[in-house]
The RNA shown here (transfer RNA) has 75 nucleotides and comes from a Candidatus Aenigmatarchaeota archaeon. The sequence is in RNAcentral, with records from ENA. Taxonomically the source falls in Candidatus Aenigmatarchaeota (Archaea, Nanobdellati). Rfam family: tRNA. Rfam classes the family as a transfer RNA. From the family's description: Transfer RNA (tRNA) molecules are approximately 80 nucleotides in length.
This record gives sequence, C1' cells and structure tokens, in this order.
RNA sequence: GCUCCCGUAGUAUAGCCCGGUCAAGUAUGUCGGGUUUUCGACCCGAAGACAGGGGUUCGAAUCCCCUCGGGAGCG
Repeated sequence: GCUCCCGUAGUAUAGCCCGGUCAAGUAUGUCGGGUUUUCGACCCGAAGACAGGGGUUCGAAUCCCCUCGGGAGCG
C1' cells in the first nucleotide's frame, strides 16, 4: 500500500443477508418497590445502546460512500 471481517445499554447477545406497525428485544448487572426477622432467592417496576459523518428512500441499526477504532490475510 491492497483485500476481507467486526463495532448495538455497564457486560454479553438477537435483529443486518431479504429496509417497515420496532424510534430497537433478551440475559445479567444497577436503581426503586413487594415478600422475608435479615441476607439471598423470588415477584413487580424504572433508567440505560445502533462508533462518527454524509448519501439513497415515503421510511435506514439494516443498503451505498468516507472517516475512526479493533482484528486477519497478501505484498
């Protein structure tokens, strides 16, 4: 220098191929409440994320381009 893969709550992961009643689900963690003599467990509830920018589209986490970060291969 070239090619390919990956980036979603604190953590892990689904959704991406094939755009849509999903302004994002699940588990765990955190916080509040209930139950319990207390803790734990259990039950109810809450907050919390699409790496960044641009484009296409009626509509983008999903398609396209650039950038950033991580990884692999070639030279």